Molecule: transfer RNA
Organism: Sideroxydans sp.
RNA sequence: GGGAGGUUAGCUCAGGGGUAGAGCGGUCGCCUCACACGCGACAGGUCACAAGUUCGAAACUUGUACCUCCCACCA
Numbered sequence: 001g002g003g004a005g006g007u008u009a010g011c012u013c014a015g016g017g018g019u020a021g022a023g024c025g026g027u028c029g030c031c032u033c034a035c036a037c038g039c040g041a042c043a044g045g046u047c048a049c050a051a052g053u054u055c056g057a058a059a060c061u062u063g064u065a066c067c068u069c070c071c072a073c074c075a
Stems, first nucleotide, its partner, number of pairs: 001071007010024004018055001026042005048064005
């Protein structure tokens, strides 16, 4: 330098045009003499950033940034 994939909750990841979700973790409650387990509820998100398309974008298009992998080149 060329190519592919990825970026969504604290962590691991779904969701690929129509009001953002799960598991784990956190907080509170129930249960227990107490703890653990179990059950219930709640909090937590500018969906990497910017622009475009659209009535409507996390999703489609373009650019940028970062991460992983492959190829090439150079010392």